Model confidence (mean pLDDT): 82 of 100. Small-subunit ribosomal RNA from an uncultured prokaryote, 1490 nucleotides, folded computationally. The RNAcentral record of the sequence draws on ENA.
[in-house]
RNA sequence: GAGAGUUUGAUCCUGGCUCAGAAUGAACGUUGGCGGCGUGGAUUAGGCAUGCAAGUCGAGCGACGGACUCGCCUUCGGGUGGGUAGAGGAGCGGCGAAAGGGAGAGUAACGCGUGGAUACCUGCCCUUGGCUCCAGGAUAGCGUCGGGAAACUGGCGGUAAUACCGAAUAAUGUCUCCGGACCAAAGGCUUCGGCCGUCUGAGGAGGGGUCCGCGUCCUAUUAGCUUGUUGGUGGGGUAAUGGCUCACCAAGCCAAAGAUGGGUACCGGGUGUGAGAGCAUGGCCCGGCUCACUGGGACUGAGACACUGCCCAGACACCUACGGGUGGCUGCAGUCGAGAAUCUUCCGCAAUGGGCGCAAGCCUGACGGAGCGACGCCGCGUGCGGGACGAAGGCCUUCGGGUUGUAAACCGCUGUCAGAGGGGAUGAAAUGCGGGACGAUCUGAACGAGCCUCAGAGGAAGCACGGGCUAAGUACGUGCCAGCAGCCGCGGUAAUACGUACUGUGCGAACGUUAUUCGGAAUCACUGGGCUUAAAGGGUGCGUAGGCGGCUGAUCAAGUCGGGUGUGAAAUCUCUCGGCCUAACCGAGAAAUUGCGCCCGAUACUGUCUGGCUUGGGGAAGUUAGGGGUGAGCGGAACUGAUGGUGGAGCGGUGAAAUGCGUUGAUAUCAUCAGGAACACCUGUGGCGAAGGCGGCUCACUGGGUCUCUUCCUGACGCUGAGGAACGAAAGCUAAGGGGAGCGAACGGGGAUUAGAUACCCCGGUAGUCCUAGCCGUAAACGAUGAGCCCUAGUUCGAGGAGACUUCCCCCACCUUCUCGGUCGUAGCGAAAGUGUUAAGUGCUCCGCCUGGGGAGUAUGGUCGCAAGGCUGAAACUCAAAGGAAUUGACGGGGGCUCACACAAGCGGUGGAGGAUGUGGCUUAAUUCGAGGCUACGCGAAAGAACCUUAUCCUGGUCUUGACAUGCUUGGGAAUCCCGUUGAAAGAUGGGAGUGCUCCUUCGGGGAGCUCUUACACAGGUGCUUCAUGGCUGUCGUCAGCUCGUGUCGUGAGAUGUCGGGUUAAGUCCCUUAACGAGCGAAACCCUUAUCCUUAGUUGCCAGCGGGUUAUGCCGGGGACUCUAGGGAGACUGCCGGUGUUAAACCGGAGGAAGGUGGGGAUGACGUCAAGUCCUCAUGGCCUUUAUGUCCAGGGCUGCACACGUCCUACAAUGGCACGCACAAAGGGAAGCAAACCCGCGAGGGCAAGCAAAUCCCAAAAAGCGUGCCUCAGUUCGGAUUGCAGGCUGCAACUCGCCUGCAUGAAGCCGGAAUCGCUAGUAAUCGCGGGUCAGCAUACCGCGGUGAAUGUGUUCCUGAGCCUUGUACACACCGCCCGUCAAGCCACGAAAGUGGGGGGCACCCGAAGUCGCCGAGCUAACCCUUCGGGGAGGCAAGCGCCUAAGAUGAACUCCGCGAUUGGGACUAAGUCGUAACAAGGUAGCCGUAG
Repeated sequence: GAGAGUUUGAUCCUGGCUCAGAAUGAACGUUGGCGGCGUGGAUUAGGCAUGCAAGUCGAGCGACGGACUCGCCUUCGGGUGGGUAGAGGAGCGGCGAAAGGGAGAGUAACGCGUGGAUACCUGCCCUUGGCUCCAGGAUAGCGUCGGGAAACUGGCGGUAAUACCGAAUAAUGUCUCCGGACCAAAGGCUUCGGCCGUCUGAGGAGGGGUCCGCGUCCUAUUAGCUUGUUGGUGGGGUAAUGGCUCACCAAGCCAAAGAUGGGUACCGGGUGUGAGAGCAUGGCCCGGCUCACUGGGACUGAGACACUGCCCAGACACCUACGGGUGGCUGCAGUCGAGAAUCUUCCGCAAUGGGCGCAAGCCUGACGGAGCGACGCCGCGUGCGGGACGAAGGCCUUCGGGUUGUAAACCGCUGUCAGAGGGGAUGAAAUGCGGGACGAUCUGAACGAGCCUCAGAGGAAGCACGGGCUAAGUACGUGCCAGCAGCCGCGGUAAUACGUACUGUGCGAACGUUAUUCGGAAUCACUGGGCUUAAAGGGUGCGUAGGCGGCUGAUCAAGUCGGGUGUGAAAUCUCUCGGCCUAACCGAGAAAUUGCGCCCGAUACUGUCUGGCUUGGGGAAGUUAGGGGUGAGCGGAACUGAUGGUGGAGCGGUGAAAUGCGUUGAUAUCAUCAGGAACACCUGUGGCGAAGGCGGCUCACUGGGUCUCUUCCUGACGCUGAGGAACGAAAGCUAAGGGGAGCGAACGGGGAUUAGAUACCCCGGUAGUCCUAGCCGUAAACGAUGAGCCCUAGUUCGAGGAGACUUCCCCCACCUUCUCGGUCGUAGCGAAAGUGUUAAGUGCUCCGCCUGGGGAGUAUGGUCGCAAGGCUGAAACUCAAAGGAAUUGACGGGGGCUCACACAAGCGGUGGAGGAUGUGGCUUAAUUCGAGGCUACGCGAAAGAACCUUAUCCUGGUCUUGACAUGCUUGGGAAUCCCGUUGAAAGAUGGGAGUGCUCCUUCGGGGAGCUCUUACACAGGUGCUUCAUGGCUGUCGUCAGCUCGUGUCGUGAGAUGUCGGGUUAAGUCCCUUAACGAGCGAAACCCUUAUCCUUAGUUGCCAGCGGGUUAUGCCGGGGACUCUAGGGAGACUGCCGGUGUUAAACCGGAGGAAGGUGGGGAUGACGUCAAGUCCUCAUGGCCUUUAUGUCCAGGGCUGCACACGUCCUACAAUGGCACGCACAAAGGGAAGCAAACCCGCGAGGGCAAGCAAAUCCCAAAAAGCGUGCCUCAGUUCGGAUUGCAGGCUGCAACUCGCCUGCAUGAAGCCGGAAUCGCUAGUAAUCGCGGGUCAGCAUACCGCGGUGAAUGUGUUCCUGAGCCUUGUACACACCGCCCGUCAAGCCACGAAAGUGGGGGGCACCCGAAGUCGCCGAGCUAACCCUUCGGGGAGGCAAGCGCCUAAGAUGAACUCCGCGAUUGGGACUAAGUCGUAACAAGGUAGCCGUAG
C1' cells in the first nucleotide's frame, strides 16, 4: 500500500475490458472581474522580406580633418607653410570575434554518466626569476592612369608602425652520440613619482586534448563478422599516446554474457507517477555532446576545421547591361507554409555579466523590463447583517399543498478589487569620476507597492453532471425515431439514461472534453504470479556450454561485513529559519544524494588453491524376476483357395430386404494339398522398458533392473541441462524390391434406407495392413501432472528378493526389512472436482512453457523434407467477453421406481345421413365485438338478437352544457298541465291555462328550492392499450407437492431436513438418520346421502278406537308407522388370524345398515402460461368533444358454393303403433300457477273454484306391465322438406317466433382414416322440473326411474410424481448451434508488374585542399660579388596520393500502388441441409491418408 462495474438463473475461480486519482510546453467547446510568479513553434533541422544581434583601441602607425594661433605671399577675395587641441570616417596594426545566444538533425558511441589515468597544450589572469643591444627592406592608405553594369579589380609612383625581417646576447629553456649545438624582444604615455605594454623561463589557477573500468533502448523472422582487419618492427605525423598513417613480417581479432546487421533515440542532473521497488519521460533551468542551407576542405590563431570567416561542389532564392555576381534567422522581433496548436518587426544598457580601451567611454535582441495568451500555479473579489408560519412568477401536486426560499423586495451597514485625482519608497552603490583636508556631487529602462481623497452595492458567475459505478430527481416532449454512451447499457406510448423546463449535486474565473504518462494492474509478479481440468510440462532419454552442489583441516581475502576517507557541481526534493501583506515565488543553513574509488580491519558463509574422509555416485562378488531388444528356426487352431468324395436346393445377409453365390452341383460335410497373417485359453487395477511400446515355442547374441552381507575397491567422480545429436504409435512417401490369407480408405462400384443419402447397414473391392532397405518426426505421444534430492499419520492388496520364526526338512501361513505396482484415507494443499510418502503437502536445484477470446498455429521470412508436410511464428481488424469447477432447474430418440379410463379388457358413442347450434371462410351498405392446441368453437352479463336488447355495425334524420351528475354566471318564469303545425319518429316550432311554499321586509321588493335560457367549469364514450393494472376466471391438478425457523455441512450458489428401507390415495404413516421442529397443501373439520335412537306432530301420516261417504285421513282423534326437521348415536384397522422389523401397514375374517377415504359435493398449496377479460365492474395513461357523445326510423347481427366442432333424431322387431293398468324425485307459481265444467279433431278458447302454497295448481311421469296389430320392407321404420288451414304471445311474427290439424314423406339399412366418454347405483336408457322469458330450448342447470359389462395387469401410447445420470440448454429441446452458398462493408495475404527510399559493394570521372615531388617562369630583406650577377630561401605553374559531389552496374533491404485472387472479421428476421451439445439419435475427440 482503500477499491468498484462487467461473463452466470445464481455461485466460486481464472481472465480480460472499463472507471474513480495525480500529472502535461497541451489543444478544443462554453464562459470569463483583478493581481503576483512562472511559462509559450512539441509539426516542416521547411522557405524567408525588413531592422537589429561584435566590436573596440588615436595612450601602436601614416595621411585627411571644421576651428584657433604664428609666419610668408596677396589682385585683399584669399592662397600657402609651421604649431596647438580636436568631433569624425576609411586604412595598416593589436586584442576580441572559438565567448555569449539558438537548435536537437545526426549519434547506440568512451557520445553521456560515474570513478580513475597522463603521453600533452594553454591567450588574457596571479606568483616568481632573467633580458630588452645593433641594423634593414617593404606595404596598405594616398596620388595618377585604366578595366567592369555591378561586385570588384589592374599598372605605375611614393609612405609609417607595438606590421615584417637580419645580426648580437643565451640559461633556470630545447636537442644531444654528453663532446656540443640551437633559440628572443617594441615600444607608448606621463603631472616625471611612475604607469601600460614587449621577450624568455619556472610555478599556480582556470580551461582543454587523449586513454581506461563499470553503466547506458528494441530486434535472432539479423548468426557469423573483420584485411589496416589483430599484433609486431621501423619510418612519418600530432601539442600528445595510438594502424592515426605507410613499408615489411606474423595470422590474428570480435561473437550466443548476442558480434555483424536493422529500427528507434542527443545524454545526464532531474521531471511525472508510485507505499516502495519500479514504470514513463528528458520542455523551461543547470552540466556535457553535436549541428549551423547540404556535402567536402583547409587557412588564421593560445584556442576553430569556425552560426552572422575563407575555398570548392550541389540544391534553392535574388540582382544583371547576360559577360557575370550576391545570399544563408536552428540569434531577437517579424513573415509565408504546413498544422489541433504556441506571442511584440516593444523599451533600455539603470542593474548583473561580457569584449575593447590607461581611462572617459563605445558595443552588447546576453541581460534587465514591459506587451500578448486563464497555458499553469497561487492569492483576492463579485458584498455583509436583518428581513414572511413564506410576495409575484416558475416547476411539481394526492389540489390539501410542496418547492425555488431569507432567496428577492424592503431596512440598515461596509468600501476589498476595478474607476477618477494626488503622491513617488525600493531597486544604487561602488574598487567609478573629480578633488584630496573634511566634505559635496552624478547615474533610473520599465514597473510602480503601501498611503491620502472621491463616488457608489454600484462594473464583476459560470461550467459540467444527476440509471449503477458516483455526490445529486421530478414533470413534459419523443416513441428502437431523434438521439445518448467511459464500461454495463438506455430509447419499440407512463424514459430518474434521449431533448427541454424546474430543481438538486460538484467545482468555481473557471468547468468540461480529447490526447498522452504513471497509478489502480500482484494484468511480465526483484519486492510480488502461475502451468492435472481455467493460457501454460518439451513425445522420450543421452549429453555440451552454463547454473547448482556431501563431511573435514589449512590458505588467500574475490564476493560478504565493519570503520575511516575522497568524490557524488549548482539548482531541484525534504527539514528548519528568513524575505515579498499571505500564498505561489525567492533566500540562507542543514539533511539527503541509497553510487563509485582508495585505505585499514574481520573471515562464519560462498569462492580460490591445497590435504584428508565415506554417507552421494560408480565399480566388483554372489543371487534373482521379466511379453526388454535383435536375428534365426519350429508349431497348432482358425481362415481362404485348390483337388477328390458324400449330398441335392438352396446358401448368405438384414430391423426387414435386396445385390451376391448356387443344378456347369453352392451352403453343409470328409480327406489331401497350398498360402499368408495373427498367436485363443494362460491373461491378472500382473510383468518389462526412458518413452513409443512389448504376448505361441526353442536357440543364439544383447540392454537395463532388484536383493544380500557392519564384504572389497574408487574417493564427490554428483544433479539438471540452452544449443546438439539419438530414439520415437498409426497414417503417409520411394515410377524401391518382395509378399498378399483375412481385413479394408478410395471406388458418384452394386443393393438397401431416405424428401435426398456422395453416409450409417449389406455384397464386392484397389492402395494399405506383412517383410527388407531408406525417409517422415507427428498423436487426446495423457497421469492432460518435467527431472533429481531430503522430510511429513496410517490401512489394505498384488509382484520380486533376503532374514527370522515354524516345521525333522521343503512348501504354505505369520513377522521384519529392501525394491516395484495399486486401493482407501489424516494433516496439509486446492476455485472446486480432487490430491494425499508414486503429492497437486513442505523445502532446495536446474530446464521447458503461459500472460483475454477470435483472427491463427494462419500469413510472411527462414530452415528441414522426395512429397505430404514439420519446426520457428506475427500483425491489421474485431468482441466484452472466451473459459474452469461446482449449484439449482429444465430437457434427453439416458436409467430405475410409481401413479392416472393412460393403455389393455369391456359398454356406448363421434367421424357417414337429415336437422339444431357455434366457429372459420365467402358474401354484404352492415353482416358489431371478444374467445384460438389441450385450456376457443350449444363459449362470453349470450339463464333465451322480431322492435327493444344492440354496442354508429350499416343507411338516413336530429340535439349540442347535452340522455345522466355537481357547481357557478346572465336573464326570465312557480312547478305543472293542455292544444296546435310539420315529420317515419326523434325533434323543430307556435299558442294557451296556471300563479303555489318558506324566510326577511323600509311593502317597492329581495332570497332559497324547482324550471327555462345564456356563458363557463364539465358531463359522456361497449373509443385504444389485459404487454400499465385491481378484481375475477381457466389450466397444469385434488397432481402431492411447495416452503420456513433453528442447527449442521459447504469459501459460496446451495445442501441437509424433503434422502434411504418399507407403506399409503397422499411429503399418509413407521423405521433409519445431522438433523430437530413448524407452516401452506393431503387428511380432518362443513353440506348431502345410507342405519338407528330421541324430540316435535301441521298443511304430512292413519295401526288401533269412533263418526260419515257410492268412494276418498273426509271428520273426531292418535304419535305407533312413513315422512318432515332439530338433536344425537354409529366406523376407529376398534376385535381375531396371518404377513411384516415386536413398526407403519397390508391380506383374510367376525360383527355391522355401512369396513378400511362407505358414496357424492364444497374445498384448488408455492407457482406456470406477459393465458383470458379495459365489452360485467373498478382503474392509470392516451384519444374524442356540433362527435368516437345523445335521440330516432329502417336494416343487419339469422345473409350461403363450402370446411370444422358440439349436440338432437334416426336407420328399427330388446322395435313401432293402439288400448288398458301402475310406481317417482326435485322444483315453480301473483303482471303468476290455474283445477273442475263447457266449446274445438287439436293447438287452444270461454267461464271460473282454489292457492303467496308439506294444504291449491302446474302434474301426465316415461321407460315398465298386460293385450292386440305390424313381420324385415326404405316398411305402420325415419321424420326432413313443402302446401293448405288454424292457434298463441306481442304495438308489430315479411326479412325473423313457437305450436296444432290435414296432406307431402327427403337422406338414412349402423358409418373410411381417425377419435371421445365411462370402473357401480357408474355406463347405457327413460321421462320430470327449473332458470332465462311477452313469446321462443335438441342448449344449460337440476331430479328421480330402470339398470349392466369388463379389468385386479403395466410391455407399449399420453400425461404426471420421486431418485439418479449426461448437458455446450437457463426465453430452459418450439433450446442451443455448424458449414457452404447469396448480399453489404472492413482490414489483411498472394500477384504479372510498377513507383520510391536506405545502407553498402564494384568501376569510371574527379572540384577545392593538405601533404609529397618538381619547380627551365617569378622573386625586396640574408650571404657572396668583378655590381653584370650568383647563391640560399620563397612563390606561381606542373605531377602524384587521398578525396566530396557526379555517372554507370549487379545485388541486398524497406515502404507504397496493382487487374485478378485467397481466406478472415462484422452485419434483427435470405438459401440448403443438421455436423456438435442428451446414448444429439452412427459416442465424441486427436494424429494421418483419401